[in-house]
RNA sequence: CCUGAUCAAAAGCAAACUCCCCGAAAGGUGGGGACGCAAAGCUUCCGGUCUACCGCUCCUCGAGAAGGAGCCAUGACAGCGGGGUUGCCAGU
Numbered sequence: 001c002c003u004g005a006u007c008a009a010a011a012g013c014a015a016a017c018u019c020c021c022c023g024a025a026a027g028g029u030g031g032g033g034a035c036g037c038a039a040a041g042c043u044u045c046c047g048g049u050c051u052a053c054c055g056c057u058c059c060u061c062g063a064g065a066a067g068g069a070g071c072c073a074u075g076a077c078a079g080c081g082g083g084g085u086u087g088c089c090a091g092u
Stems, first nucleotide, its partner, number of pairs: 002091003005092001012037002017032003021028002035079001041085003045082003048077003055071006061064001
């Protein structure tokens, strides 16, 4: 560097759900909990997905700091895939 089919060993992470807090939401931190994971470590560079406070357009009306529809990432997901980067163990 490559591989993770097989053998052995030590450690690690933690889905759903749940409690607290943060957030408009998606979602996130921490505790409990384990479905899984050989990068389920880190990183939004590319694609994808989710959300829409604000903003834009339109509609309705009893005309309001009103209600509704559509669009929008600057928000989020690294446990959706690819790329980048660092790294444990083993290797017939």
The RNA shown here (c-di-GMP-I riboswitch aptamer) has 92 nucleotides and comes from a Steroidobacteraceae bacterium.
The coordinates come from a structure-prediction model, not an experiment, and the mean pLDDT is 85.
Taxonomically the source falls in Steroidobacteraceae (Bacteria, Pseudomonadati, Pseudomonadota, Steroidobacterales).
The model forms 95% of the base pairs in the Rfam consensus.